[in-house]
């Protein structure tokens, strides 16, 4: 500098990240089909399916200036020979994977009718037949006469045509062409208005046809071999013409891994669609080619066909008949029937273009111009424009004030495309006639906003939201997904977005999708490196010379038709559209140049690569041999009861003498110690010693080849361990089996036994987690530090250095990686070549081939499900992982609870009703600090219905007291009485306040429902040490770090350390109580100090000394009332439990409204076979009975607490002093003393019962408490399990108090008396905390998640078989037709080819099958629990064997295993 103007993402796997990877969206577009909707106009498109089958008409005829005939009045007109056309225009896309396209190139191998042009000729003779008449026949046609020609047939003439010989010789590879000369063969038609126009022969042109080559452009290797006219030759024969086109004869060729042969599918191109592009996908319209004409074959005519609208045969079909025969082909324009999701009028015209024909008028022409039908496509206009607020009405909504629709509409005002009606009117015609289209477009002129808006969407991607219905239903979905009672996702409605005469939807392409990667991927753990090597084809390839110039690169010249696409103009009012003009880019052919790299040839090299030479290691291989050590076995020989095995136990061996121990034998496997991270091998692998063959590495130095190398498809060879054949061995071990056990079961683990094998030789088999999950080979990029094993330089030291070639390890050099990691042994930076991979399951199945003796191995899909599987790393939980800490968790202890009676409360069962919640820890003496009525929420009956209760409007009436009847009561009826306060006014009245009754509708009530719609409030983890944040660093990121480590502490309290500094909620302190002292005050106590009650102060900080430690603390002590948090409380962090409460109250929404509201009575809430919970009594002698003494605290008291008295056996009763309270009352038991009972169901226990009473209360029948007296049960320390407590506590003992007319209080909430024992440890059991490890868990282990069976569904393999399709081969037959031979030759006969039919044979390939396999999908099924954690026997892979499943065990492997413990190495000290 020039070309180019063009490159976008998002959802969805997880608790969150980052990755890999699918799967879907959003664009474009289309001969499109549905669905709703529809005003005009332009200009295109319009059977993709059944190459099915066609009814009717139409499409190719012309030409009297070639001829005959006939009608006829002149115009003409008709059959017919005869010439030209009919091979062109039109249609379809069957077949074809082919020289068919397509694109160069060639034809020296060709051909050619009208048409152009050149140059000769046109002279003379014959003969037939059609129409026609006749005559047979339904018909088509057939026979028999008659005739003419530009019809046939000879003769004459003819070149530069044609054949044939002969010389000459330029271009070329090459002569068969060119030229000369001879020689032989071949023509012709006429017609007329005489100016032309035909005919023959022969060049040349144009335009058209035909062949041949190169190169291109599907899909299958689960098609590997094909192939006898095949592949060449020679000679003939055909053809315009070459050539196995044919045909004889010879040769065995010919084609394939660069994919031949065969199988699917398919017209081919220009171009059209997407794409940034480079691809990809397509072959409608238009236009090149090419095939094809109902199916299959054959030719004739002719320039041209083997012909769509000719011919002839055959075959399905379908018409026509007089039954003898005879027609026909819409893939031509319309149309019809069928098929389909789906595609139009049986129009007009020759006026233009264009075609045949003719001299020419002119004739034909469904070609073609037009018009018609369809929003199918594109492009354009319209459905009005301005102004109009009190923001109208309706509609929706609402928090009831509003608020949307919303200048929108109505209302003035104006326009007048559109439409409607009147009138005018083309161009298209270059050049004279000529207009279907069409009275079209287009113009004028008038009417009047008049005719003219839908479709989809509104959860995310994706613009766009609310109401109401619905209630996992009905439904919706492109992915995610949404619906289970407050759905922006269903279904209506307003609204709102987006488009718009359309909108959506469905179905195809492309595209995102770099998700097949040429631009432009990957393979250690995701999917993917062949088990390992050697090694052909191919692919790649060191320096260095020449010469070429094939690939490269550059000029040039020629082609890729026209339209299209692009750029610039022009025409239709403008766009679609149409026209004219230009032109990249890239492909191919030539021709010229240049020569760096690449190739070819060549000429040297040595740095690679190999060889020789000397050394040096080593479990390298293969064969013989031999060596001790153990363990079984056998004999003896000692000895005497057990031995062996377990978590424990058996089964098992022993008194026929075993274990044990000694001695001798036998026999087979394996080779301790040395050993190691070490070494050797290509992988597998390989270890005792000695020997014998034998292969590698590697090191040095010097020679010698000189590129000889790398990789490596197909292929060969090696290849654990199981396992097979065939023979041999057998000591141990040990699948399978057999028995003990353990368990619910145990086809297991553990245990006894035990056979295949294992071991040896031959032969197989070919697989492994065959692994460094990491392919071979070279190069080149910091280091440190071990080992092995070899050299050298130094020189003898405990040598030190330097180099190689092997093996670890550590690493923020660098760099890469999705991260973990890797890191000179690379997963870095680069070359070369091979090999695998494209989403999970189905599935390494099926099926097909192939290898094996089998077991199987290698090659290897699909349909059909899913929207995800997956890899790393993160933060939690969890773990029958590890560490550290804590807690009345456990140990140690009291005392208890589980067993007995009672009470209480829940379960269950009952009932008209037993109202209702609460339900593992967190429900059961809870709610309920007190159900006989009330309470009360339940049941049953018997009332009311604006309501028991609130507000607001009318009437009436003071309010209110008093009675009567019925009635359980509520109520319902009814009698007298009474008129009142306020203010107004002259009284009377009037009006207000309250209150009472009637009426009215607004509403009222609801312990109706949802605690999973809420607010409060509270349980619990827990008074556990937790749990966050701001900045900062670290990580792509979830997140980390800090909050970790080491110490200490109840305590994330503190120090110290550290990539962190700091800070919040939490800890602790602040608050209350009681301990101790002190001042004040001081009624009721007390009178003196003190006690006491109030108030305010001091004390107590590890302050003080030893010790230990850097510090923090931490042992011990002194002193004090207390001493290391004195001791109790009240305080409860982020947050978990969809805990728990709609019945404490509030409160959304749903419900009920003469009732699920209210109101009385009576009953239930108290019911009892049973279970559970907590408590009370006790079971006795530390006890129980009597009688006697003595010591409190907290509190309460006027509808009360009650003294002192009397009275009763008592409960209690009479009665009343005090006291509204530090004043008065009510107020102690246990202890203690002293006495009786003396171990018994008792003088213990006190249940049930019975009788008699007390008290409260309207009323103790269901259903109340106490008392006396009398009865006098169970129980004699409680089984498996299980509770609480660590000091004024446990246990014992009484008091008090709310609640309450009483009291089921043995409950709850305080109080005082008496008054212990233990442990100073630990993480075993329950839980917390933190730190670490492993996860497949996230609803979080109450977690995940296998596989058999059972049922239904799907889709598929196997399968006796049946049923069809295209083809092959073979045997028979055999039409036309063409080739040929014969003939008595107008024609006949034979022979050969031959569609087509019969029949036969192997395969192929498709459908269909009783029956059967195994996938797969499905809500809550069964039986287990195999895997994930050490998943409870660590897991898996190859392999064998067995089991209902999971799967166990055997042998060998991997680590992709936890812990813990040794060794090894590293790195710091």
């Nucleotide at each position: 500098u020039u070309u180019g103007u063009g490159a976008a993402g998002a959802g969805u796997u997880u608790g969150a990240c980052c990755c890999u990877g699918g799967c879907u969206c959003a664009g474009g577009a289309u001969g499109a089909a549905c669905g709703c909707u529809a005003g005009c106009g332009g200009a295109g498109g319009g059977c993709c399916u059944a190459a099915c089958a066609c009814a009717u008409g139409c499409a190719a005829g012309u030409c009297g200036a070639g001829u005959g005939a006939g009608u006829u009045u002149a115009g003409a007109c008709u059959c017919a020979c005869g010439g030209c056309a009919a091979a062109c225009g039109g249609g379809u896309g069957c077949g074809u994977a082919a020289c068919a396209c397509g694109u160069g190139c060639u034809u020296a191998a060709u051909c050619u009718a009208c048409c152009c042009u050149g140059g000769a000729g046109u002279g003379g003779g014959g003969g037939a037949u059609a129409a026609c008449u006749g005559u047979c026949g339904a018909a088509a046609g057939g026979c028999a006469g008659a005739u003419a020609a530009u019809c046939c047939c000879g003769c004459a003439u003819a070149c530069g045509c044609u054949c044939c010989g002969a010389u000459u010789a330029a271009u070329g590879a090459a002569a068969a062409a060119a030229a000369u000369c001879g020689g032989a063969g071949g023509a012709a038609a006429g017609a007329u208005u005489u100016a032309u126009u035909g005919c023959u022969c022969u060049g040349g042109g144009a335009g058209g046809a035909g062949g041949g080559c190169g190169c291109g452009g599907c899909u299958u290797a689960u098609u590997a071999g094909u192939u006898a006219g095949u592949u060449g030759g020679u000679g003939a024969g055909g053809u315009a013409a070459u050539g196995g086109c044919u045909c004889a004869c010879c040769a065995a060729g010919a084609c394939g891994a660069u994919g031949a042969u065969g199988g699917g599918u398919a017209g081919c191109u220009g171009g059209u669609c997407u794409g940034a592009g480079a691809g990809g996908a397509u072959g409608a319209u238009c236009a090149g080619c090419c095939a094809c004409a109902a199916u299959g074959g054959a030719a004739c005519u002719g320039a041209g066909a083997c012909a769509c609208g000719g011919u002839c045969c055959a075959u399905a079909c379908c018409c026509c008949u007089a039954c003898g025969g005879g027609g026909g082909g819409c893939a031509g324009c319309a149309g019809u029937g069928g098929g389909g999701a789906a595609u139009c009028u049986u129009g007009c015209g020759c006026a233009a273009u264009g075609g045949a024909c003719g001299a020419a008028a002119g004739u034909c022409u469904g070609a073609c111009g037009c018009a018609g039908c369809c929003a199918c496509u594109c492009c354009g206009c319209g459905u009005g424009g301005a102004g109009g607020a009190u923001g109208a009405a309706g509609c929706a909504u609402u928090a009831c004030g509003g608020u949307g629709u919303g200048u929108a509409a109505a209302c003035u005002c104006c326009u007048u495309u559109u439409u409607u009606g009147g009138g005018g009117a083309a161009a298209g015609a270059c050049g004279a006639c000529u207009g279907a289209c069409g009275g079209u477009a287009c113009c004028c002129c008038a009417a009047g906003a008049a005719u003219a808006a839908g479709g989809g969407a509104c959860g995310g991607c994706u613009a766009a939201c609310u109401a109401c219905g619905u209630g996992c239903c009905a439904g919706c979905a492109g992915c995610c997904g949404c619906g289970g009672u407050a759905a922006u996702a269903c279904g209506u409605a307003g609204g709102u977005c987006c488009c718009a005469a359309g909108c959506g939807u469905u179905a195809u392409c492309c595209g995102g999708a770099u998700u097949u990667a040429c631009u432009g991927g990957g393979c250690g753990u995701a999917a993917a490196g062949c088990g390992u090597c050697c090694g052909u084809a191919g692919c790649c390839g060191g320096u260095u010379u020449a010469u070429u110039a094939a690939g490269u690169u550059c000029g040039u010249u020629u082609u890729c038709a026209a339209a299209u696409c692009c750029c610039g103009a022009a025409g239709c009012u403008u766009a679609a559209c149409u026209u004219c003009g230009g032109a990249c880019a890239g492909g191919g052919a030539g021709c010229g140049a240049a020569u760096a790299c690449u190739g070819a040839u060549u000429u040297a090299c040595u740095a690679g690569a190999g060889a020789a030479a000397u050394g040096u290691a080593g479990g390298g291989g293969u064969u013989a041999g031999u060596a001790g050590a153990a363990u079984u076995u056998c004999a003896g020989g000692u000895g005497g009861a057990g031995g062996a095995g377990u978590g424990a136990a058996a089964u098992c061996c022993g008194u026929u003498g075993a274990u044990a121990u000694c001695u001798g034998a036998a026999g087979g496997a394996a080779u301790a110690c040395c050993a190691a991270a070490a070494g050797c091998g290509a992988a597998g692998g390989c270890a005792g010693c000695u020997a014998a063959c034998u292969a590698u590495a590697c090191a040095u130095u010097u020679u010698c080849u000189g590129a000889c190398g790398g990789u490596c498809a197909u292929g060969g060879a090696c290849g654990a361990a199981a396992g097979c054949g065939c023979g041999g061995g057998u000591a141990g071990c040990a699948a399978a089996c057999g028995g003990g056990a353990u368990u619910a079961g145990a086809u297991a683990c553990c245990c006894c036994g035990g056979u295949a094998g294992u071991c040896c030789g031959c032969g197989c088999c070919g697989u492994a987690a065959a692994u460094g999950a990491u392919g071979c080979u070279c190069g080149c990029u910091a280091g440190g530090u071990g080992u092995u094993u070899c050299u050298c330089c130094u020189g003898u030291a405990u040598u030190g250095g330097a180099g190689g070639a092997g093996u670890g390890c550590c690493g923020u050099a660098a760099g890469c990686u999705a991260a973990c990691g890797c890191g000179u042994u690379a997963a870095g930076c680069g070359a070369g070549c091979c090999g695998c991979c494209u989403g999970a399951g189905u599935a390494g199945u099926a099926u097909a081939g192939u290898c094996g003796c089998a077991a199987g191995g290698c090659u290897g899909a699909a349909a059909c499900u899913c929207a995800a599987a997956g890899g790393g790393a993160u933060a939690g939980g969890c773990g029958g992982g590890g560490g550290a800490a804590c807690a009345c968790a456990c140990a140690a202890g009291c005392a208890g609870u589980g067993g007995a009676u009672u009470g209480c409360c829940u379960c269950g069962a009952u009932u008209a009703a037993u109202u209702g919640g609460a339900u593992a820890a967190u429900a059961a003496g809870c709610c309920a600090a007190g159900a006989a009525u009330c309470u009360u929420a339940c049941c049953u009956g018997g009332g009311c219905u604006u309501g028991a209760c609130a507000u607001c409007c009318c009437g009436a009436g003071a309010a209110c007291c008093u009675u009567u009847u019925c009635g359980a009561a509520a109520g319902a009826u009814u009698u007298g009485g009474g008129u009142g306060c306020c203010a107004g006014u002259u009284u009377a009245c009037u009006g207000g306040a309250g209150c009472u009754c009637g009426g009215u509708g607004a509403c009222a009530g609801g312990u109706g429902c949802u605690g999973c719609a809420u607010g409060g409030c509270c349980g619990u983890c827990g008074u556990c040490a937790g749990c966050u944040c701001g900045u900062g660093c670290c990580g792509c990121a979830a997140g980390g770090u800090g909050u970790c480590c080491g110490g200490u502490u109840a305590a994330g309290u503190c120090c110290g350390g550290a990539a962190a500094c700091g800070a919040g909620c939490g800890c602790a302190a602040c608050c209350c109580u009681c301990g101790u002292c002190g001042u004040u005050a001081g009624u009721u106590a007390g009178u003196a100090u003190g006690u006491c009650u109030a108030a305010c102060g001091a004390g107590a900080c590890u302050g003080c000394c030893u010790c230990g430690g850097u510090a923090a603390c931490g042992a011990g002590g002194a002193g004090g009332a207390a001493g290391g948090a004195g001791a109790g409380g009240a305080u409860g962090a982020c947050g978990u439990c969809a805990g728990g409460u709609c019945a404490c109250u509030a409160u959304g929404g749903c419900c009920c409204u003469u009732a699920u509201g209210u109101c009385c009575a009576g009953g239930g809430c108290g019911u009892c076979a049973g279970a559970g919970a907590c408590a009370a009594u006790a079971c006795a002698a530390u006890g129980g009975g009597u009688a006697g003494u003595a010591c409190a605290g907290c509190a309460g008291g006027u509808a009360g607490c009650u003294a002192u008295a009397u009275c009763g056996u008592g409960a209690g009763a009479u009665g009343g002093a005090g006291c509204c309270a530090a004043u008065c009352c009510c107020c102690a038991a246990a202890a203690c003393u002293a006495u009786c009972c003396u171990c018994a169901g008792u003088g213990c226990g006190g249940a049930u019962c019975g009788a008699a009473g007390u008290c409260u209360g309207g009323a103790a029948c269901u259903c109340g408490a106490c008392u006396u007296c009398g009865u006098g049960a169970a129980g004699u320390u409680g089984g498996a399990a299980u509770u609480g407590c660590u000091a004024g506590u446990a246990a014992u003992g009484g008091c008090g108090a709310g609640u309450c007319a009483g009291c089921c209080a043995u409950a709850u909430c305080g109080c005082c008396g008496u008054g212990a024992a233990u442990a100073u440890g630990u993480c075993c059991c329950u839980g917390u905390u933190c730190c670490u490890u492993g996860c497949a868990c996230u609803c979080a282990c109450c977690g995940c998640c296998c596989g058999u069976c059972a049922u239904a569904c799907c889709a598929u393999g196997g399968a006796a078989g049946c049923u069809g399709g295209a083809g092959u081969u073979c045997u028979u037959u055999g039409a036309a037709g063409a080739c040929u031979c014969g003939c008595c030759c107008u024609g006949c006969g034979g022979g050969u080819u031959g569609a087509g039919g019969a029949g036969a044979a192997a395969g192929c390939u498709a459908g269909u099958g009783a029956c059967u396999g195994g996938g797969g999908u499905a809500a809550a099924g069964u039986c287990g629990u195999a895997a994930c954690a050490a998943g409870g026997u660590a897991u898996c892979c190859c392999u064998a064997c067995g089991g209902g499943a999971a799967c166990g065990u055997g042998g060998g492997g991997a680590u992709g295993g936890a812990c813990c413990a040794c060794c090894u190495u590293c790195c710091u000290a």
Molecule: small-subunit ribosomal RNA
Organism: Candidatus Peribacteria bacterium